The RNA shown here (c-di-GMP-I riboswitch aptamer) has 86 nucleotides and comes from Caldicellulosiruptor acetigenus. The sequence is in RNAcentral, with records from MGnify. Its mean pLDDT, the model's own confidence on a scale to 100, is 85.
RNA sequence: GACAAAGGCAAACCUGUCGAAAGGCAGGGGCGCAAAGCCAUGGGCCUGUCGGAAGAAAGCCUUCCUAUGGUCGCCAGGCUGCCGAA
Numbered sequence: 001g002a003c004a005a006a007g008g009c010a011a012a013c014c015u016g017u018c019g020a021a022a023g024g025c026a027g028g029g030g031c032g033c034a035a036a037g038c039c040a041u042g043g044g045c046c047u048g049u050c051g052g053a054a055g056a057a058a059g060c061c062u063u064c065c066u067a068u069g070g071u072c073g074c075c076a077g078g079c080u081g082c083c084g085a086a
Stems, first nucleotide, its partner, number of pairs: 001083001008033002013028006031073001037079003041076003044071003051065005
């Protein structure tokens, strides 16, 4: 970043699988993406196992808090990188 070309990734949804969940992975799919390649470092957002608090005679259970879990296709930052005219 040319009303260009080549090549790339793949949202929702479906199937399978892992997980407590959020979500991940694989196949199908294709909403979109010029870093939608990589890194959870800061903020945001999602979840709430363990743990903590309250209620309950106790247990089951209910409510609240909590990231060490997740998201890079929320933003910032860092690292790397394909193609190609004027």